Annotation
Predicted 3D model of a 476-nucleotide part of an RNA (small-subunit ribosomal RNA, 3' major domain) from Viscum album. The source organism's lineage runs through Eukaryota, Streptophytina, Spermatophyta, Mesangiospermae and Viscum.
Context: one part of a larger RNA
């Protein structure tokens, strides 16, 4: 100087407490372990692995296994020969591939040739999702949005080092003020950026308002006040007031204000720690394979199932279920797309194809909610797993292994042990909607959007984590 302490002091955090709702019990979904298997490809393993890489495993993907094949090769460059290439037909085969036949000549030209493409030959090489993340780059997680980490010069100590960075007060903050052998500086913090909330100005089409007409319509005419959209400003700074404080920094209260003390939420992550994770995004050193650890194809597997764990979903009901009627969003997406209306079907869907390259048309029905009927505490009109059967859709293909619909079937489950998780306000809880990936979809996931909308915080004794001075140490 650090590290450690079941030493002590101070401070902070949904850390506890106070509350609300969950998980742990049930069912099925997804992931993981284990077991099994020809293969069940693989990485990730306390927090910081386990709805994670994967924003979509029927084929492809695919890396795994069985089988069938190629050997300069699926791909690149170089040499050489030959033919333009593309194309059509047949045989064999599960396909890949192998074999045979036919037709046929473009561009350019110095008429030699050339370009591009295909095939053959010989070799250099290609190729490797094979190994090593403990050889690496890059980007990433975590402590942690925690308040810490350092430097120049000065000074001090023999030196390692100290000081500054400490003390008092304060802050979300090493934030600021005062003191001080220190004086200054850096990146981090803060600010600058985006978003939501208020106003002014600008601009009004497809949005808005009025009018005309109505079954509807970007249908007529007019307007720029409102909504909204567009973009440029203003606004918040402890500015003001009185109290307190050391006359400071500040703190608590008030006024005005749409907003008040970091206004809300995001993006933003210091020096470093964990030989943290990633050679399977990519790049890359080394060693390894080269008639195979490369490559092509077909079928299977990644979807197995005594069991264990993890994240979510649906429930166990009356603050409810079913049925009938009625209302109100935001944010997105769309031309190989979204697909209205009519008609057919109980339905999933089908037929036809208006409109729309979108503030225009479409997806689109918002759901919880409101009104009304029934049910009356029951394994039920709760719950919906499982299973039979009949269908629809996507797609060469739905058996292994897709999803959706109808009829029937109607399991466990009556609020869950020890334990444990999230959340401080438009939050929790609850409720639909949208998107990406995508032929379809195993999405109950992930990323967003709005609707309805609480309770509690007396406080820091205790638990956990962190910061900072101090004490001790036979530790480095």
């Nucleotide at each position: 100087u650090g590290a450690c302490a079941g030493g002590g002091g101070c401070c902070c955090g949904c850390a506890c407490a106070a509350g609300c709702g969950g998980u742990g019990g049930a069912g099925a979904c997804u992931g993981u372990g284990g077991u099994u298997u020809a293969a069940u490809u693989u990485g990730a393993u306390g927090c910081a692995a386990a709805g994670u890489g994967a924003a979509g495993a029927a084929c492809c993907u695919u890396a795994c296994c069985g089988g069938g094949g190629c050997a300069u090769u699926a791909c690149a460059u170089g040499c050489u020969g030959c033919g333009a290439a593309u194309c059509c037909u047949c045989u064999u085969g599960a396909a890949a591939g192998a074999g045979a036949g036919g037709g046929g000549u473009g561009c350019c030209u110095u008429c030699g040739a050339g370009a591009a493409c295909a095939c053959g030959g010989a070799c250099a090489c290609a190729g490797g999702u094979g190994g090593u993340g403990c050889a690496u780059g890059g980007a990433u997680a975590u402590c942690g949005u925690c308040a810490g980490c350092u430097c120049g010069u000065g000074u001090u100590g023999u030196a390692a080092g100290g000081u500054g960075u400490c003390g008092g007060u304060u802050u979300a903050c090493g934030u600021c003020c005062c003191g001080c052998a220190g004086c200054g500086a850096g990146a981090a913090a803060a600010a600058c950026c985006c978003u939501c909330g208020u106003g002014u100005u600008u601009a009004g089409u497809u949005a808005c308002c009025a009018u005309c007409g109505u079954u509807c319509a970007g249908u007529u005419u007019g307007g720029a006040a409102c909504c909204c959209u567009u973009a440029a400003c203003a606004g918040a700074c402890u500015g003001u007031u009185g109290g307190u404080g050391a006359u400071a920094a500040g703190c608590g209260g008030g006024a005005g204000g749409a907003a008040g003390g970091u206004g809300u939420g995001g993006a933003u992550g210091a020096c470093g720690u964990c030989a943290a994770g990633u050679c399977a995004u990519c790049a890359u050193g080394c060693a390894c394979c080269u008639u195979a650890u490369u490559c092509c194809c077909u079928g299977g597997g990644u979807g197995a199932c005594a069991c264990a764990c993890a994240u979510g979903c649906u429930a166990c009901a009356a603050u409810g279920u079913c049925c009938g009627g009625g209302a109100c969003a935001a944010a997105g997406g769309a031309u190989c797309a979204c697909g209205a209306u009519c008609c057919c079907g109980c339905g999933a869907g089908g037929c036809c194809g208006a409109g729309c390259u979108a503030a225009c048309c479409c997806c689109a029905a918002a759901a919880a909610c409101c009104c009304g009927u029934c049910c009356u505490u029951a394994g039920u009109u709760c719950g919906g797993a499982u299973u039979u059967u009949a269908g629809g859709c996507u797609g060469c293909a739905a058996c292994u292994c897709g999803u959706c619909u109808g009829c029937a079937u109607a399991a466990a489950g009556c609020c869950g042990g020890a334990a444990u998780c999230g959340c401080u306000a438009g939050u929790a809880a609850u409720u639909u909607c949208u998107g990406g990936u995508c032929a379809c979809c195993c999405a109950u996931a992930c990323a967003g959007c709005g609707g309805u909308g609480a309770a509690u915080u007396u406080g820091u004794u205790c638990u956990c984590g962190g910061g900072u001075g101090u004490u001790g140490u036979a530790c480095a």